Bacterial RNase P class A from a marine sediment metagenome, 351 nucleotides, folded computationally. The sequence is in RNAcentral, with records from MGnify. Its mean pLDDT, the model's own confidence on a scale to 100, is 76. Of the family's consensus pairs, 92% are formed in the model.
[in-house]
RNA sequence: GUAGGCAAGGUGGUUGCUCCUUCCGCUCCUGAAAAGGAGACGGGAGGGGAGGAAAGUCCGAACUCCGCAGGGCAGGAUGGUCGCUAACAGCGACUCCGGGCGACCGGAGGAAAGUGCCACAGAAAAUAUACCGCUCCGUUUCGACGGAGUAAGGGUGAAAAGGUGAGGUAAGAGCUCACCGCCCUACCGGUGACGGUAGGGGCAGGGUAAACCCCAUCCGGAGCAAGACCAAAUCGGCCCCGUUAUGAGGCGGCCCGCCUCGGGGCGGGUAGGUCGCUCGACUCCUUCGGGAGCUAGAUAAAUAACCGCCCUCGCCGACUCGGCGGGAACAAAAUUCGGCUUAUGUCCUAC
Numbered sequence: 001g002u003a004g005g006c007a008a009g010g011u012g013g014u015u016g017c018u019c020c021u022u023c024c025g026c027u028c029c030u031g032a033a034a035a036g037g038a039g040a041c042g043g044g045a046g047g048g049g050a051g052g053a054a055a056g057u058c059c060g061a062a063c064u065c066c067g068c069a070g071g072g073c074a075g076g077a078u079g080g081u082c083g084c085u086a087a088c089a090g091c092g093a094c095u096c097c098g099g100g101c102g103a104c105c106g107g108a109g110g111a112a113a114g115u116g117c118c119a120c121a122g123a124a125a126a127u128a129u130a131c132c133g134c135u136c137c138g139u140u141u142c143g144a145c146g147g148a149g150u151a152a153g154g155g156u157g158a159a160a161a162g163g164u165g166a167g168g169u170a171a172g173a174g175c176u177c178a179c180c181g182c183c184c185u186a187c188c189g190g191u192g193a194c195g196g197u198a199g200g201g202g203c204a205g206g207g208u209a210a211a212c213c214c215c216a217u218c219c220g221g222a223g224c225a226a227g228a229c230c231a232a233a234u235c236g237g238c239c240c241c242g243u244u245a246u247g248a249g250g251c252g253g254c255c256c257g258c259c260u261c262g263g264g265g266c267g268g269g270u271a272g273g274u275c276g277c278u279c280g281a282c283u284c285c286u287u288c289g290g291g292a293g294c295u296a297g298a299u300a301a302a303u304a305a306c307c308g309c310c311c312u313c314g315c316c317g318a319c320u321c322g323g324c325g326g327g328a329a330c331a332a333a334a335u336u337c338g339g340c341u342u343a344u345g346u347c348c349u350a351c
Stems, first nucleotide, its partner, number of pairs: 001351005009310007017049009026039005051330001055341002058339005063223004075219005080094005095108005109214002114212002116208003131154002133150007162180006181203001182201008227275004237266005247261005282293004311327007
């Protein structure tokens, strides 16, 4: 240098916070009593109490509610192959291409369906083309000019229409040939991506899909503030019972007129409370029957502070002991899991 991994000081005491269990007391309810139940109350005892990322909320699921005959369009995601998985954009192995001296790292459907784009420079950026050159012909005042051919060489560019060499030619050119590359076909090996061998073809088809697009596969939406249950006070609604009324209240002051009144019940819903909530696609062992282990559940949000000892690091004195200081950083649950990414910092292993 590359890849991977571990830990996130230990232990004891004291004082607190929060949750659970249990006991005593207190208050309330039911009951004739015995007794039972409840509590945001007080006290005692016992037990549990943050992370490797709890984070970002980037993927995938569980769970809940809503929606949904079936099919299609639109939209989104993924993109080498095979396997693992509940699922995934995750993981493992492999294939091809590219980078690195190397350990290793990065990339991955289609550019031969169609459309678009390719700055500057350059003749030309895709129906090929010709600035300098090269060759032939004509003219010539011998400086050059015009016509035709050519794309080997020069020049431009990130990229220039297969590459190298030989033959060939007026000069050239896959024009011809050899090798390499490319395309097609067949066979062999492999589950497959792909690899190998043989034959054929002068070669078509520049790049770009994180441009539109095409192909294949998958995808309904919202999310624990999901959602379920219990349920005050006030206002309004419905039903039943009652009648003090020559009353009282309201309709902005007065008159008329109209409406309402007391009690009980019901239902919806708010505050509030309870559940969802933590035992799970978990981890290990297995004779596959099972066995063992782990595990915060708070709600405006608790998980803390101090002291002693051990361990460890640094400095100093000293000579194997002593003293002083430090033990952090990143960050902290909020329905739960599987991943990814990012943050932090020493150590270890392999190459």